Predicted 3D model of a 72-nucleotide RNA (transfer RNA) from a Candidatus Micrarchaeota archaeon. The prediction has a mean pLDDT of 84. NCBI's taxonomy places the organism under Archaea, Nanobdellati, Microcaldota.
[in-house]
């Protein structure tokens, strides 16, 4: 220079057009307990950007970006 992949809570992840965007782990609060730890019960937190299709897009197109492979 060409070509393909991945981009979802802090971090790991699932999710093929109508899900309340689910779980694990991390975080705060309460409860246990004399105290921590364990354990349970609650929250809070997320669809890389920008644009198009569509009655509706995390999901399907285009185009950026950043990463990773692969060809020269």
């Nucleotide at each position: 220079g060409g070509a393909g992949g991945u981009a979802u809570c802090g971090u790991c992840u699932a999710g093929u057009g109508g899900c309340u965007a689910g779980g694990a782990u991390g975080g705060c609060a309460g409860a246990u307990u004399g105290a921590c730890a364990u354990u349970c019960u609650g929250c809070a937190g997320g669809c890389c950007g920008g644009g198009g299709u569509u009655c509706g897009a995390u999901u399907c197109c285009c185009u950026g970006u950043a990463c990773c492979u692969c060809c020269a």